This is a predicted structure of a 93-nucleotide RNA (Glycine riboswitch aptamer) from Candidatus Atribacteria bacterium UBA6251. The sequence was found by an Rfam model in a public genome assembly.

[in-house]
């Protein structure tokens, strides 16, 4: 099953945070200070399993949560996530 969940294409909506100085031409680099977190990335709990043990200890595990490595703070670029549509799936939500 008038087809769940997941995947992949398109289109849509999408928040934070100095158009900061050094400085000179619109950006970008490069130094410098102040920041944000919803690309990516590290970290951490109980339970549940297992291992060891003899009631301990250890391992595997989570986020939008936490660090700010990367990334970014007019604008555009990007953007977890949602929706809407195909298509693929076949049963969960």
């Nucleotide at each position: 099953u008038u087809g769940a969940a997941a995947g992949u294409a398109a289109g849509g909506g999408g928040a934070g945070a100095a158009a900061u100085c050094u400085u000179a031409a619109u950006u970008a680099u490069a130094g410098a200070u102040g920041c944000c977190g919803a690309a990516g990335g590290g970290g951490c709990a109980a339970a549940a399993c297992g291992a060891u043990a003899u009631c301990u200890u250890c391992g595997u595990u989570a986020a939008a949560c936490u660090c700010u490595c990367a990334g970014g703070c007019a604008a555009a670029a990007g953007g977890a996530c949602c929706c809407u549509u195909a298509c693929c799936g076949g049963a969960c939500a």